[in-house]
The RNA shown here (transfer RNA) has 71 nucleotides and comes from a Pseudomonadota bacterium. It matches the Rfam family "tRNA". By type it is a transfer RNA. The organism belongs to Pseudomonadota, within Bacteria. Model confidence (mean pLDDT): 81 of 100.
Order: sequence, then structure tokens, then C1' cells
RNA sequence: UCGGGGAUCGUCUAAGGGUAGGACAAUGGUCUUUGGAACCAUCGAUGAAGGUUCGAAUCCUUCUCCCCGAG
Repeated sequence: UCGGGGAUCGUCUAAGGGUAGGACAAUGGUCUUUGGAACCAUCGAUGAAGGUUCGAAUCCUUCUCCCCGAG
């Protein structure tokens, strides 16, 4: 330099163009002599900028970063 793949809550992982969900974690509460476990609730995310569309995590373009391959 070229080709391919990837980027979503703190972590992992879903989501046919139509309210971004789940698990673990965290916080609060119930329970317990205490802790842990269990149960209930809460919090929290689409890499950046444009475009298409009534509507974009999803489709298109460019850029950033990561991985693999070729030279």
C1' cells in the first nucleotide's frame, strides 16, 4: 500500500429499516446475629462525520481504531 473482518451499557452478548433487550457487574431494598447466597427494584450503551429514508444500530460514502491475510 491492497484485500477481508470487527467497533452496541463497566464486561459479554442480542436486535427483519419502526420504543436498543438479556446475562454478569454496580447501587438500593427484603431476608440474615454478621457475611455470603436468594429475591425485588434501579442505573447504564449503538466509534466519528455526512448521505438515503416518514423513520437508520441496521442501507451507502469517507475517516479513526483493532484483528487477519497478501505484497